[in-house]
RNA sequence: UGGGCCGCUAACUCAGACGGUAGAGUACCAGCCUUUUAAGCUGGGAGUCGCAGGUUCGAGUCCUGCGCGGCCCAU
Numbered sequence: 001u002g003g004g005c006c007g008c009u010a011a012c013u014c015a016g017a018c019g020g021u022a023g024a025g026u027a028c029c030a031g032c033c034u035u036u037u038a039a040g041c042u043g044g045g046a047g048u049c050g051c052a053g054g055u056u057c058g059a060g061u062c063c064u065g066c067g068c069g070g071c072c073c074a075u
Stems, first nucleotide, its partner, number of pairs: 001074008011026004020057001028044005050066005
């Protein structure tokens, strides 16, 4: 430098057969409990799904290009 494969989803770690309109745990915030903290219980906020296009009535999911990370091959 070229090629191949896998991955990118909430602050973090991850789910999300066959396309049907996005969730869990932890963390954070509030309340309850407790002398207080922690633990426990209840509730809540938080995501243009890496970016840009395309296909489709409908895309996290399919297609194309690009970016980033990991692994492998060639030179």
Transfer RNA from Caldimicrobium thiodismutans, 75 nucleotides, folded computationally.
Its mean pLDDT, the model's own confidence on a scale to 100, is 82.
It matches the Rfam family "tRNA". Its family is annotated with triplet codon-amino acid adaptor activity in the Gene Ontology. By type it is a transfer RNA.
The RNAcentral record of the sequence draws on ENA.
Taxonomically the source falls in Caldimicrobium (Bacteria, Thermodesulfobacteriota, Thermodesulfobacteria, Thermodesulfobacteriaceae).